[in-house]
RNA sequence: GCGAGAUUAGCUCAGCUGGUAGAGCGUCCGCAUGACAUGCGGAAGGUCACAGGUUCAAGCCCUGUAUCUCGCA
Numbered sequence: 001g002c003g004a005g006a007u008u009a010g011c012u013c014a015g016c017u018g019g020u021a022g023a024g025c026g027u028c029c030g031c032a033u034g035a036c037a038u039g040c041g042g043a044a045g046g047u048c049a050c051a052g053g054u055u056c057a058a059g060c061c062c063u064g065u066a067u068c069u070c071g072c073a
Stems, first nucleotide, its partner, number of pairs: 001072007010025004019056001027043005049065005
């Protein structure tokens, strides 16, 4: 330099054919316990990497940029 993949909650990851952004773990609150752990119930937490475009509507489609991984030279 060329090609492919990844980027979504604090972490690990889903998200189908474009139509309400989710799960597990973690955090916080409550229940239970003499107390802790386990367990049960609930809550908070998101610029969907960044910018632009298409569309009535974009995490999803298109273009560019950035970072990371792999391969080729």